The RNA shown here (Bacterial RNase P class A) has 413 nucleotides and comes from a Phycisphaeraceae bacterium. The source organism's lineage runs through Bacteria, Pseudomonadati, Planctomycetota, Phycisphaerae and Phycisphaeraceae. Rfam family: Bacterial RNase P class A. Rfam classes the family as a ribozyme.
RNA sequence: UGGCGUGGAAGGGCGGCCGCGGCGGGUUCUCAAGCAGAGCCCGACGAGGAAAGUCCGAGCACGGCAGGACACGGUGGUGGGUAACGCCCACCCGCCCGGGCUCAGGUCCGGGUGAGGGACAGUGCCACAGAAAACAUACCGCCGAUGGGCCGGCUCGCCGGUCACAGGUAAGGUUGAAAUGGUGCGGUAAGAGCGCACCGCCGGUCUGGUGACAGCCCGGGCAAGGUAAACCCCACCGCGUGCAAGACCAAGCAGUGACACAAGCGGGCAACCGCGCGGGCUUGUUCGGCCCGGGCCUCUGGGCCGUGUCACGGGUAGGUCGCUUGAGCCUAUCGGCAACGGUAGGCCUAGAGAAAUGGUCGCCACCACGGCUCGCCGUGGGACAGAACUCGGCUUACACACCACGCCAACAU
Numbered sequence: 001u002g003g004c005g006u007g008g009a010a011g012g013g014c015g016g017c018c019g020c021g022g023c024g025g026g027u028u029c030u031c032a033a034g035c036a037g038a039g040c041c042c043g044a045c046g047a048g049g050a051a052a053g054u055c056c057g058a059g060c061a062c063g064g065c066a067g068g069a070c071a072c073g074g075u076g077g078u079g080g081g082u083a084a085c086g087c088c089c090a091c092c093c094g095c096c097c098g099g100g101c102u103c104a105g106g107u108c109c110g111g112g113u114g115a116g117g118g119a120c121a122g123u124g125c126c127a128c129a130g131a132a133a134a135c136a137u138a139c140c141g142c143c144g145a146u147g148g149g150c151c152g153g154c155u156c157g158c159c160g161g162u163c164a165c166a167g168g169u170a171a172g173g174u175u176g177a178a179a180u181g182g183u184g185c186g187g188u189a190a191g192a193g194c195g196c197a198c199c200g201c202c203g204g205u206c207u208g209g210u211g212a213c214a215g216c217c218c219g220g221g222c223a224a225g226g227u228a229a230a231c232c233c234c235a236c237c238g239c240g241u242g243c244a245a246g247a248c249c250a251a252g253c254a255g256u257g258a259c260a261c262a263a264g265c266g267g268g269c270a271a272c273c274g275c276g277c278g279g280g281c282u283u284g285u286u287c288g289g290c291c292c293g294g295g296c297c298u299c300u301g302g303g304c305c306g307u308g309u310c311a312c313g314g315g316u317a318g319g320u321c322g323c324u325u326g327a328g329c330c331u332a333u334c335g336g337c338a339a340c341g342g343u344a345g346g347c348c349u350a351g352a353g354a355a356a357u358g359g360u361c362g363c364c365a366c367c368a369c370g371g372c373u374c375g376c377c378g379u380g381g382g383a384c385a386g387a388a389c390u391c392g393g394c395u396u397a398c399a400c401a402c403c404a405c406g407c408c409a410a411c412a413u
Base pairs, nucleotide, nucleotide: 001409002408003407004406005405006404007403008402012364013363014362015361016360017359018358020046021045023043024042025041026040027039028038029037030036031034048384052395053394055393056392057391058390059389060242061241062240063239072238073237074236075235076234077091078090079089080088081087092116093114094113095112096111097110098109099108100107101106117233118232122231123230124227125226126225139173140172141169142168143167146166147165148163149162150161151160152159153158154157181199182198183197184196185195186194200222201220202219203218204217206215207214208213246321247320248319249318255312256311257310258309259308260307261306264275265274266273267272277293278292279291280290281289282288294305295304296303297302328347329346330345331344332343333342334341335340366381367380368379369378370377371376372375
């Protein structure tokens, strides 16, 4: 210098015009006259860091629920934060990486990572390979002290050699993800915690720490494979469904109840027409105009059906609320290593309902490419994604440019 990865921060700015959404104000019109509807004008406001996935934790709402146990699900080092959490902070321990010091063992610093309770409560599993995978064992080896076979010597019951039959061994090799403490010295026939030193391990006292845990000392040669994101055990936590939750108002239709239904006659096959009676509307009183006015049964008390009016409960369409002032945001200060908390001051920041938050132009900033008079000009580009009851988290997506760390490559010193 270039590339890649991880983490952080950020997610272009200002203005004009047109448009959309709910809100506030003004104004005009309409009607059934209201906190009404419609039109126009003005004003401020109008998506995100993830609004996403809907994975955890809550608020809120409705339903359920005596208490406890069982079952089921979740969480799992310690301390703290928080309304709460599987989230966050700090620390402890293990493992990994880098660097410094050291002969080494080690030790210090920095970073990453861990579903990090329990493997003597019980059960299961450990493929292949390997002698052997959990309680014992030995393939190649090593030895063969002791016993045995053979050969030799000889002072005649001992010595030497040899075989690898019995036997001893677990150093070394071999297998595996994992092999019964490690290194060294001694020791031995060969070996072995068999003995010793150091490291590791187990147990105990003491000390430090709220604690996880750490350290000194003492004792013990050492008993103890792994696996619990296998069953299981222990501790703690956990009712169900979600704003399409739910609350209120309430056309029409259906249901239930109460009340009312009066005067006919004539013509016509009938629809209907004429006269008369009752009710309503209109108008300005008569006059006039328009509209409406049931059947069946009966014991004459009434009943059934129908029509009309009124009332009732549930409740559909529709409307209103829930709905955005909230574990809120910003600034200062104090406490705390931090997460976070306290105090003071300031701020109000979408609330739709099939769903508004858009388009276009100009200037500036950024990036890429091209040109040249080297600081200007021209062309082009800007991701992931979009509220739907509200918060706290986690996870995932993300263009260009910026910051930090790490890795790789090339060049220079």